[in-house]
RNA sequence: UGAGCUGGCUGGGUGACGGCCGGUCCGGUUCGCCGGACUGGAGGAAAGUCCGGACUUCAUAGGGCACGGCACCUGGCGCAAGCCAGGGCGGAGCGAUCCGACGGAUAGUGCCACAGAAAACAAACCGCCUCGGCAACGAGGUAAGGGUGAAACGGUGGGGUAAGAGCCCACCAGCGAUUCGGGUGACCGGAUCGGCUCGGUAAACCCUGCUGGAAGCAAGGCCAAAUAGGGAGGGGUUGAGGUGGCCCGCUGACCCUCCGGGUAGGCCGCAUGAGCUAAAUCGUCACACAAAGACAGAAUCCGGCUUAUAGGCCAGCUCAAAUC
Numbered sequence: 001u002g003a004g005c006u007g008g009c010u011g012g013g014u015g016a017c018g019g020c021c022g023g024u025c026c027g028g029u030u031c032g033c034c035g036g037a038c039u040g041g042a043g044g045a046a047a048g049u050c051c052g053g054a055c056u057u058c059a060u061a062g063g064g065c066a067c068g069g070c071a072c073c074u075g076g077c078g079c080a081a082g083c084c085a086g087g088g089c090g091g092a093g094c095g096a097u098c099c100g101a102c103g104g105a106u107a108g109u110g111c112c113a114c115a116g117a118a119a120a121c122a123a124a125c126c127g128c129c130u131c132g133g134c135a136a137c138g139a140g141g142u143a144a145g146g147g148u149g150a151a152a153c154g155g156u157g158g159g160g161u162a163a164g165a166g167c168c169c170a171c172c173a174g175c176g177a178u179u180c181g182g183g184u185g186a187c188c189g190g191a192u193c194g195g196c197u198c199g200g201u202a203a204a205c206c207c208u209g210c211u212g213g214a215a216g217c218a219a220g221g222c223c224a225a226a227u228a229g230g231g232a233g234g235g236g237u238u239g240a241g242g243u244g245g246c247c248c249g250c251u252g253a254c255c256c257u258c259c260g261g262g263u264a265g266g267c268c269g270c271a272u273g274a275g276c277u278a279a280a281u282c283g284u285c286a287c288a289c290a291a292a293g294a295c296a297g298a299a300u301c302c303g304g305c306u307u308a309u310a311g312g313c314c315a316g317c318u319c320a321a322a323u324c
Stems, first nucleotide, its partner, number of pairs: 001320010013287006020041009043295001047306002050304005055216004067212005072087006088102001089100004103207002108205002110201003125146002127142006154172006173197002175194008220268004230259006241251003
């Protein structure tokens, strides 16, 4: 100097003018509001609604099923989800560092596109070998070789064989059993034995361990019309009520009071200085600056996770080249 990695911060500032939503105070008012002053007004993710909690209603004698959450180890924080530090294992990178959907494929079931003979208690397309046949071909043996595929039933060498094959042997790799050593532990290293060689997929069902009552602010609570039902009491065919107030006349079965539930509607839930009507937080100009441009707009609240994000700043670290 260039290219990167990790952690953290920022996501525009100041001023003027004019708007929008809310609050307090003052003045006016025709009681509907109007004017003025002061003042609060989105985010790092407010998002997705994935996980957990508060809160609310229901249920609650105990247990189970179903359905869900979590899943390497140690320590810490946290009610929990989860987070932090250090470490183990697997993978990517020269490296700083990053990613992990990190229990089980030897409980069972399913699936494995295309290609390929065959995708898993196996299997013979070519090839190789034996036999029959003049030959074409047929019967059998064979997974060493060819070819296909993301993946083909351990690898190398030797023996063996008609040709072959863990069929046998040596070494290597893996797996399992036993065992020794190290580590708090995940796990690591070693020894012996067994030809045991078993494919992948659990981000397919499923199984194992721990764990979770259900539904959610359209939760739920309070106030509460009109009309129509309901209940109680009283009056009423010896005439209620209607006929605009009274009388007559006419008509002829309801009327009055109280209680209770629900609906419309309203309030709370609902925020210690955003806040609801699913509705507000903006515009113009000026200044500095290289420039003002990303993702994006609260709806009960809180803690996480995940995803999106132009540009800028700080710290530490890595790699390459050059110079000293």
Background:
This is a predicted structure of a 324-nucleotide RNA (Bacterial RNase P class A) from a Fimbriimonadaceae bacterium. Its mean pLDDT, the model's own confidence on a scale to 100, is 75. Rfam family: Bacterial RNase P class A. Rfam classes the family as a ribozyme. The model forms 94% of the base pairs in the Rfam consensus. RNAcentral holds the sequence, with entries from ENA.